[in-house]
Context: one part of a larger RNA
RNA sequence: UGACGGGGGCCCGCACAAGCAGUGGAGCGUGUGGUUUAAUUCGACGCAACGCGCAGAACCUUACCAGGGCUUGACAUCAUAGUGCAAAGUCUAGAAACAGACUCCCUUGUAGCAAUACAAGCGCUAUGACAGGUGUUGCAUGGUUGUCGUCAGCUCGUGUCGUGAGAUGUUGGGUUAAGUCCCGCAACGAGCGCAACCCCUAUUUGGUGUUGCCACCGGGUAAAGCCGGGCACUCACCGAAGACUGCCGGAGACGAUCCGGAGGAAGGUGGGGAUGACGUCAAAUCAUCAUGGCCCUUAUGCCCUGGGCCACACACGCGCUACAAUGGCCGGUACAACGGGCAGCCAAAGAGCGAUCUGGAGCGAAUCCCUUAAAGCCGGUCUCAGUUGGGAUUGGGGGCUGAAACUCGUCCCCAUGAACCCGGAAUUGCUAGUAAUCGCGGAUCAGCCACGCCGCGGUGAAUACGUUCCCGGGCCUUGUACA
Numbered sequence: 001u002g003a004c005g006g007g008g009g010c011c012c013g014c015a016c017a018a019g020c021a022g023u024g025g026a027g028c029g030u031g032u033g034g035u036u037u038a039a040u041u042c043g044a045c046g047c048a049a050c051g052c053g054c055a056g057a058a059c060c061u062u063a064c065c066a067g068g069g070c071u072u073g074a075c076a077u078c079a080u081a082g083u084g085c086a087a088a089g090u091c092u093a094g095a096a097a098c099a100g101a102c103u104c105c106c107u108u109g110u111a112g113c114a115a116u117a118c119a120a121g122c123g124c125u126a127u128g129a130c131a132g133g134u135g136u137u138g139c140a141u142g143g144u145u146g147u148c149g150u151c152a153g154c155u156c157g158u159g160u161c162g163u164g165a166g167a168u169g170u171u172g173g174g175u176u177a178a179g180u181c182c183c184g185c186a187a188c189g190a191g192c193g194c195a196a197c198c199c200c201u202a203u204u205u206g207g208u209g210u211u212g213c214c215a216c217c218g219g220g221u222a223a224a225g226c227c228g229g230g231c232a233c234u235c236a237c238c239g240a241a242g243a244c245u246g247c248c249g250g251a252g253a254c255g256a257u258c259c260g261g262a263g264g265a266a267g268g269u270g271g272g273g274a275u276g277a278c279g280u281c282a283a284a285u286c287a288u289c290a291u292g293g294c295c296c297u298u299a300u301g302c303c304c305u306g307g308g309c310c311a312c313a314c315a316c317g318c319g320c321u322a323c324a325a326u327g328g329c330c331g332g333u334a335c336a337a338c339g340g341g342c343a344g345c346c347a348a349a350g351a352g353c354g355a356u357c358u359g360g361a362g363c364g365a366a367u368c369c370c371u372u373a374a375a376g377c378c379g380g381u382c383u384c385a386g387u388u389g390g391g392a393u394u395g396g397g398g399g400c401u402g403a404a405a406c407u408c409g410u411c412c413c414c415a416u417g418a419a420c421c422c423g424g425a426a427u428u429g430c431u432a433g434u435a436a437u438c439g440c441g442g443a444u445c446a447g448c449c450a451c452g453c454c455g456c457g458g459u460g461a462a463u464a465c466g467u468u469c470c471c472g473g474g475c476c477u478u479g480u481a482c483a
Stems, first nucleotide, its partner, number of pairs: 001483002003480003007477007015467002019430005026321008034312002042053002064307007073130001077129009088103005107120005132296002135294003141290002143285003146281001148279001153192006159168003172183003198273004203241007212231003217228003244267001247261005323423001327382007339370003344363002349358003389420001394415007436459007
């Protein structure tokens, strides 16, 4: 100087407390361990691994296994020698890769009547350099990322003090979300962080009105901005204003700041996002990529078929669906936002109980489509029951995608109807448009094991006395046989 303490002081955080909803029990989905296996590819392991890399494992992907094959190679550059002029298609054997046969076509330029010669491009064969490796080392590395933590800290120059390590500044008194600001002080300044500048959202306003909108006028309909017309309103896009403790009162050190109030759409950082200091964990990644060393070279490289990554006595994590009456079922009826669409989204109409099919209009989209939002509201029914709760499992029948659904897809219909009656010890999230609850969209994607992930809007709470205690963190101080 740090680190540590079941030392002290001060202060924060859904850290506890107060509250709401869960998890832990059930069934199923998914990841992991273990076991099994020819293989169940590999990585990730307290927080910070375990719906993680995977924003799409039937083939492909694919790295694993078995079998069948290749050896200058699936891919790059070059050299030497030889040889040819492409591609493609058909047939035979085969699981395919591949092998064999056949058909067809016969590159360009120069010289030459031509044979041919030279050059260029492309291909084949042989040879040699080399290729190739998701082989190893993340404890050799770059890059990227997680984490403490959006915590308020981390440092430097000069000066001063100290023999020196170093100290001071950065401590102290207040204050703040903040090393934020004020005051004081052997310090005076500065840098990286904080804040602000950026984006979205909440209010008003100017401009512009089509594909958006419809108050007024006219037309028109069963109804409808449907049409003429209009741009007031909604909305869209581009700008502007607005919030700064600016104003008033009080507290305070005439300070920073705090408390209350006015006005205001919004008030003291308005709400949300992006933004992550010096560093810590030899943290993660050699399998995104790059890369040193090491290793393989008729194989640890490459191609193919099939299988596996989907196994199942079991254990754990994360979820979904429930156990019902604030509910289930049936009928009627209302209101979104974000997004996506041409190898696409797919309307009307028709068929089917349905998945879906037929159909073909419109739309490269503020125009058309996905697109009926659902919870809600109105009415009916069920009457506390393993039930009209719950839907696992299984049988049968069908639809769709795709060469192909056996291993191993998804959806629909009929039948079947399991566990489950609110969950031990323990444990998670959340302080407001939040939790809870309800549906909708998107990426990936032929299809989909999505109950995942990333977004969107609808309905919309309870509670916070307080900081003694648990966890994590910041500042000062103290002890230390630790570095």

The part of an RNA shown here (small-subunit ribosomal RNA, 3' major domain) has 483 nucleotides and comes from an uncultured bacterium. The coordinates come from a structure-prediction model, not an experiment, and the mean pLDDT is 85. Its Rfam family is "Bacterial small subunit ribosomal RNA". Its family is annotated with ribosome and structural constituent of ribosome in the Gene Ontology. The full RNA is in RNAcentral, with records from ENA, Greengenes and SILVA.